[in-house]
Context: one part of a larger RNA
RNA sequence: CUGGGUGUAAAGGGAGCGCAGACGGCGCAGCAAGUCUGAAGUGAAAGCCCGGGGCUUAACUCCGGGACUGCUUUGGAAACUGCUGUGCUUGAGUAUCGGAGGGGCAGGCGGAAUUCCCAGUGUAGCGGUGAAAUGCGUAGAUAUUGGGAAGAACACCAGUGGCGAAGGCGGCCUGCUGGACGAUAACUGACGUUGAGGCUCGAAGGCGUGGGGAGCAAACAGGAUUAGAUACCCUGGUAGUCCACGCGGUAAACGAUGAAUACUAGGUGUUGGCAUCCAAAGGAUGUCGGUGCCGGCGCAAACGCAUUAAGUAUUCCACCUGGGGAGUACGUUCGCAAGAAUGAAACUC
Numbered sequence: 001c002u003g004g005g006u007g008u009a010a011a012g013g014g015a016g017c018g019c020a021g022a023c024g025g026c027g028c029a030g031c032a033a034g035u036c037u038g039a040a041g042u043g044a045a046a047g048c049c050c051g052g053g054g055c056u057u058a059a060c061u062c063c064g065g066g067a068c069u070g071c072u073u074u075g076g077a078a079a080c081u082g083c084u085g086u087g088c089u090u091g092a093g094u095a096u097c098g099g100a101g102g103g104g105c106a107g108g109c110g111g112a113a114u115u116c117c118c119a120g121u122g123u124a125g126c127g128g129u130g131a132a133a134u135g136c137g138u139a140g141a142u143a144u145u146g147g148g149a150a151g152a153a154c155a156c157c158a159g160u161g162g163c164g165a166a167g168g169c170g171g172c173c174u175g176c177u178g179g180a181c182g183a184u185a186a187c188u189g190a191c192g193u194u195g196a197g198g199c200u201c202g203a204a205g206g207c208g209u210g211g212g213g214a215g216c217a218a219a220c221a222g223g224a225u226u227a228g229a230u231a232c233c234c235u236g237g238u239a240g241u242c243c244a245c246g247c248g249g250u251a252a253a254c255g256a257u258g259a260a261u262a263c264u265a266g267g268u269g270u271u272g273g274c275a276u277c278c279a280a281a282g283g284a285u286g287u288c289g290g291u292g293c294c295g296g297c298g299c300a301a302a303c304g305c306a307u308u309a310a311g312u313a314u315u316c317c318a319c320c321u322g323g324g325g326a327g328u329a330c331g332u333u334c335g336c337a338a339g340a341a342u343g344a345a346a347c348u349c
Base pairs, nucleotide, nucleotide: 003321004320005319006318007303008302012317014201015200016199017198021194022193023192025088026087027086028085029084030083031082033081034080035077036076037075038074039073040072041071042070048066049065050064051063052062053061054060091191092188093187094186095184096183097182098181103177104176105175106174107173108172109171110154114150115149116148117147118146119145120144121143125136126135162169163168206247207246208245209244210243211242215241216240220236221235222234223233258316259315260314261313262312263311266294267293268292269291270290271289272288273287274286275285276284277283278282298305299304322349323348324347331342332341333340334339
């Protein structure tokens, strides 16, 4: 390289948008680049393959044929690919109507709890643990009542429920705004799929500047435990956690399962629509979209997957190729830094 693979053995890019490229629906007409076919030229000889001949045989050699898979010119074919023209509506999109939703951004509001402050009542403890101690408290704590301040998070509802491309999203109200879904079948007429590079988004932690800081809490300090205890437990506690703007760009970023389309038994929940039927409060059936469980064919090394495929096929991208060395070194790019991305070899088993 080919082949074979990528849920768990090595292997799906964290996710989306999308240029190039690759691939692409149903007709009609044309062209003839690919494709198929006829002819001609060329494809030196030797060699090679097949059949014969000559040296006693063979090697060797001679003769005939084939091959030389190719290139060029030219005549034709038109199914497929391509190209040109023209048309179609099922793919795709638009429109109209409708309901669902923690989708996003901004502003405002609310109650519970926690901590702190002030005041009242009140007195010797509180707190904490396996047991304790550090700690707090007669300068009046804990408890309790009233008032006030601050920050952060939103109990119940809450659900293998919903929404989002992923990360993720949950008190209430308002404004702005994205997407999906159902119904209708009016409009466009293949406008599609994928997507190397590229661009954008991207939990937590981290970084910069300025705010904020209740609770929690790396580091740190103390108390315990222990042989020791740089831990687990306890008392404290700073970054951080929060906000604004900027950077960073990684995760077991997981369904460890790339995207798209079509096809291939069923059963049973749940969620959002629609239609039909039933004396309809309600129920039944069908259908479209999601989300679960069970299960058949098939697949699979097994586990298991099974119309939400890991089945059967097609298209495109990404990735793998024994373990360690190593996601390291070097170089390069990016970054304020931390570091990220790309990514070897010697050696060794």
This is a predicted structure of a 349-nucleotide part of an RNA (small-subunit ribosomal RNA, central domain) from an uncultured rumen bacterium.
The prediction has a mean pLDDT of 88.
Its Rfam family is "Bacterial small subunit ribosomal RNA".